[in-house]
RNA sequence: AUGAAGAAUUCCGAAAAGCAGUGCGCGUUUUUAACGUGCGCUCGCCGAAGGAGCAAGCAGACUGAGCGCAUGCUGUCGUCUGUGAAUCUCUCAGGCACCAGGACGGAAGGGGUAUG
Numbered sequence: 001a002u003g004a005a006g007a008a009u010u011c012c013g014a015a016a017a018g019c020a021g022u023g024c025g026c027g028u029u030u031u032u033a034a035c036g037u038g039c040g041c042u043c044g045c046c047g048a049a050g051g052a053g054c055a056a057g058c059a060g061a062c063u064g065a066g067c068g069c070a071u072g073c074u075g076u077c078g079u080c081u082g083u084g085a086a087u088c089u090c091u092c093a094g095g096c097a098c099c100a101g102g103a104c105g106g107a108a109g110g111g112g113u114a115u116g
Stems, first nucleotide, its partner, number of pairs: 001115001009108005018043001020042010044096003050092001051090003057083006065074003
């Protein structure tokens, strides 16, 4: 000094898709029932917890062909292998009234610290 960046953490914002059907249990009420809720099953759906997949490129191997007396050397198109991103894709998981959750964004924080 007109000095950071990142994580944890805190606050704010934050989409999509069924208040689906059904069985069992629990709670409440006006108790033959209704409502809410948890789990299971069935069908339909969403993508923004998490997870998974991949393009170009890059690297390597093989290789037409060329060169060379030869072992070989170079290595085009292509093939194979590895690496390779997401808000793309998949929908395992998660979710489909409200609440909760939530990628991502902003502020704080780290810190007037590192650093010049």